Small-subunit ribosomal RNA, 3' major domain from uncultured Acidobacterium sp., 478 nucleotides, folded computationally. Its Rfam family is "Bacterial small subunit ribosomal RNA". Its family is annotated with ribosome and structural constituent of ribosome in the Gene Ontology.

[in-house]
Context: one part of a larger RNA
RNA sequence: UGACGGGGGCCCGCACAAGCGGUGGAGUAUGUGGUUUAAUUCGACGCAACGCGAAGAACCUUACCGGGGUUGGAACUGCACUCGCAGGUUUCGGAGACGGGACGGUCCCUUCGGGGACGGGUGCGGAGGUGCUGCAUGGCUGUCGUCAGCUCGUGUCGUGAGAUGUUGGGUUAAGUCCCGCAACGAGCGCAACCCUUGUCCCCAGUUGCCAGCAGGUAAAGCUGGGCACCCUGGGGAGACUGUCGGCGAAAAGCCGGAGGAAGGUGGGGAUGACGUCAAGUCCUCAUGGCCUUUAUGCCCCGGGCUACACACGUACUACAAUGGGAGGUACAAAGGGCGGCCAGCCCGCGAGGGGGCGCGAAUCCCAAAAAACCUCCCUCAGUUCGGAUUGCAGUCUGCAACUCGACUGCAUGAAGGUGGAAUCGCUAGUAAUCGCAGAUCAGCAGGCUGCGGUGAAUACGUUCCCGGGCCUUGUACA
Numbered sequence: 001u002g003a004c005g006g007g008g009g010c011c012c013g014c015a016c017a018a019g020c021g022g023u024g025g026a027g028u029a030u031g032u033g034g035u036u037u038a039a040u041u042c043g044a045c046g047c048a049a050c051g052c053g054a055a056g057a058a059c060c061u062u063a064c065c066g067g068g069g070u071u072g073g074a075a076c077u078g079c080a081c082u083c084g085c086a087g088g089u090u091u092c093g094g095a096g097a098c099g100g101g102a103c104g105g106u107c108c109c110u111u112c113g114g115g116g117a118c119g120g121g122u123g124c125g126g127a128g129g130u131g132c133u134g135c136a137u138g139g140c141u142g143u144c145g146u147c148a149g150c151u152c153g154u155g156u157c158g159u160g161a162g163a164u165g166u167u168g169g170g171u172u173a174a175g176u177c178c179c180g181c182a183a184c185g186a187g188c189g190c191a192a193c194c195c196u197u198g199u200c201c202c203c204a205g206u207u208g209c210c211a212g213c214a215g216g217u218a219a220a221g222c223u224g225g226g227c228a229c230c231c232u233g234g235g236g237a238g239a240c241u242g243u244c245g246g247c248g249a250a251a252a253g254c255c256g257g258a259g260g261a262a263g264g265u266g267g268g269g270a271u272g273a274c275g276u277c278a279a280g281u282c283c284u285c286a287u288g289g290c291c292u293u294u295a296u297g298c299c300c301c302g303g304g305c306u307a308c309a310c311a312c313g314u315a316c317u318a319c320a321a322u323g324g325g326a327g328g329u330a331c332a333a334a335g336g337g338c339g340g341c342c343a344g345c346c347c348g349c350g351a352g353g354g355g356g357c358g359c360g361a362a363u364c365c366c367a368a369a370a371a372a373c374c375u376c377c378c379u380c381a382g383u384u385c386g387g388a389u390u391g392c393a394g395u396c397u398g399c400a401a402c403u404c405g406a407c408u409g410c411a412u413g414a415a416g417g418u419g420g421a422a423u424c425g426c427u428a429g430u431a432a433u434c435g436c437a438g439a440u441c442a443g444c445a446g447g448c449u450g451c452g453g454u455g456a457a458u459a460c461g462u463u464c465c466c467g468g469g470c471c472u473u474g475u476a477c478a
Stems, first nucleotide, its partner, number of pairs: 001478002003475003007472007015462002019426005026317008034308002042053002064303007076126009088103006107116003128292002131290003137286002139281003142277001144275001149188006155164003168179003194269004199237007208227002213224003240263001243257005319419001323378007335366003340359002345354003385416001390411007432454007
């Protein structure tokens, strides 16, 4: 100087408390451990591994296993020699990779020597490796932590390590600001500048509007017409403790009020200091070293990654009556669409099929939002709760759904009656609850990322648990 303390003081955080909903029990989905296996590819392991890399494992992917093949190589490149092709059609053997045959094809420039593009062959020089080492690395990322800290120059003090500044008195979300002070300044952080949302104004109107007029319909901005409103998208205004009162040190600031759509960082996001964990990643990529080179490379078919006595994590669906079922009536936002989204219509109980309008989309489509509301049924029962499991029959994608897809119909109806010890999230448009969209994607979401609808309860307080900040104290630790 740090680190640590079941030392002290001050102070924060859904840290506790207060409250709401869960997890832990059930069934299933998914990840992991374990076990099994020819293989069940690899990585990730307290917080910070375990719906994680996977924003899509039937083949492919694929890195694993079995078998069949192949060697200057599947891909890339330089030079030399050589061929004139390459590509296409077809046929034979074969599971395919691959091997053989047939047809057909015969580039451009030229000084006719040759040169060039592309491809095949041979030789030479390079290849290839998701093989090892993240304890050799770059890059990127997680975490402490959006915590308020981490440092430097000069000066001063100290033999020195170092101290001071950064401590102190107030204050703040904040090393935020004020005051004081052997310090005076400065940098990286904080804040602000950026995006979005909340109010108003201006500009702009093939979206919106009977607002005012006219036409028109079963109805409808459907049409003429108009941009007023709504909205869309650009620009601007607006909030600064500016103002009033009180408190405070004539400070910083705090409390209350007015005005205001909004206050005292308005809400949300992006933004992550010096560093820590030899944290994670050599399987994104890059890269040192090592290893391999008729194989640890490459091609193919099939299998596996989907196994199942078990154990754990994360979810979904429930156990019902603020519920289930039937019928009817409403109201979103944000997105996506040409190898695409697909309307009306017809067929099918349905998944879906047929057919075809419109739309490269504020114009058309996906599209129905769902919970909600109204009427009726069910009356506490393993039930009209719950839907696992299984049988049969089908639909769609795809070369192909046996291993191993999703969905539909009929039948079957399991466990489950609110879950021990323990444990998680959340302070407001939040939790809870309800649906919608998108990426990936031929097909496949209960996951993920977004979007809106309905919309709470509680916080006395900081003694205690956890994490953290500042000062101080002890130390046999560094």
RNAcentral holds the full RNA, with entries from ENA and SILVA. The coordinates come from a structure-prediction model, not an experiment, and the mean pLDDT is 86.